[in-house]
RNA sequence: AACUGGAUAGUUCAAUCAGGAUAGAACGACAGUUUCCUAAACUGUAAGUUGUGGGUUCAAAUCCCACUCCGGUUA
Numbered sequence: 001a002a003c004u005g006g007a008u009a010g011u012u013c014a015a016u017c018a019g020g021a022u023a024g025a026a027c028g029a030c031a032g033u034u035u036c037c038u039a040a041a042c043u044g045u046a047a048g049u050u051g052u053g054g055g056u057u058c059a060a061a062u063c064c065c066a067c068u069c070c071g072g073u074u075a
Base pairs, nucleotide, nucleotide: 001074002073003072004071005070006069007068010027011026012025013024020058029045030044031043032042033041051067052066053065054064055063
């Protein structure tokens, strides 16, 4: 330099192929039940600019363009 995979909750990941319901799950956090106390178990709550900017569309995490960052391949 060219090509290629990825970036979504505090963490690890779905959903992208084929645009459409309030963007979900596990773990973690907090509160409660239980317990003499803790842990475990159970119940509930909060937590998201879907990397950044722009475009298309009635509607974008999803499609298009540029850029940033991380990884890989080739020279």
Transfer RNA from Blattabacterium sp. (Blaberus giganteus), 75 nucleotides, folded computationally. A source record names the gene tRNA-Arg-CCT-1-1. NCBI's taxonomy places the organism under Bacteria, Flavobacteriia, Flavobacteriales, Blattabacteriaceae, Blattabacterium. The coordinates come from a structure-prediction model, not an experiment, and the mean pLDDT is 80. It matches the Rfam family "tRNA". It is annotated as a transfer RNA.